[in-house]
This record gives sequence, structure tokens and C1' cells, in this order.
RNA sequence: UCCUCGAAACGGCAACUUGUCUCGAAAGAGCAAGACGCAAAUUAACGAGUCUAACCCUUUAUAGGCAUGAUGGUCGUUAAUACCGAA
Repeated sequence: UCCUCGAAACGGCAACUUGUCUCGAAAGAGCAAGACGCAAAUUAACGAGUCUAACCCUUUAUAGGCAUGAUGGUCGUUAAUACCGAA
């Protein structure tokens, strides 16, 4: 120094919840507080799963279907990177 690995410390991220807040049809996202957890809970692309159903389609209607909308803190693959250094 590299690979594997994850003890300690610094620092980082932030589930659930709360809100006279913002965006959205919804799912959901953002912001603030806070802390269940996370050693890639970093980034991008693709595939799968899951959620929603505005538009569109079917229907007399109820209703059903549909992603071009979301989700990486659901999983896999590929590519590119990152802090510390005990065993």
C1' cells in the first nucleotide's frame, strides 16, 4: 500500500412520530424537530418486487384494468467512488 474485516474514536445518514409548512390526483417526496437503526442506509443505469391510478381503456353505473407516477431503509446485476485502522 492492497484485499478481507469491523474493535475504538471523529464525523456522516435518518425509520417511526410530530407539523397552521411546500409539491403532488394519489402513492409519495421536500423542509424543521427528533433518533429505530445503518460501515456503503454513497452515486448512476438496468431487471424484479411492492404502492398509487391522474390520463386512457372496459362498463348503464358501481367497479375493474393500465405507469408514462413513486419506492435503494425490498432484492439482484453492472459501473464509478468514499472516512477511520485495532485484531